[in-house]
RNA sequence: AUUCGAUUUGGCGAUGAAGCUCGCCCAAACUGUCUUUGUUGACUGAUAGCUUCUACCGAUAA
Numbered sequence: 001a002u003u004c005g006a007u008u009u010g011g012c013g014a015u016g017a018a019g020c021u022c023g024c025c026c027a028a029a030c031u032g033u034c035u036u037u038g039u040u041g042a043c044u045g046a047u048a049g050c051u052u053c054u055a056c057c058g059a060u061a062a
Stems, first nucleotide, its partner, number of pairs: 010025004016053006032043003
């Protein structure tokens, strides 16, 4: 330098997006709380945590 083969690039953390940090998973990790025979009825939260933006809710001021 050339040829052949093998391996590596990931995903997730109850409702959106980005950055950082942490934890978890290899077809799993993950899929909130109370209540009900049953998403039956009711409630909280956009975070795993921090910061920012968006949506929603409440209050105040202009």
This is a predicted structure of a 62-nucleotide RNA (Fluoride riboswitch aptamer (crcB RNA motif)) from an Anaerolineales bacterium. Model confidence (mean pLDDT): 81 of 100. The model forms 100% of the base pairs in the Rfam consensus. The sequence was found by an Rfam model in a public genome assembly.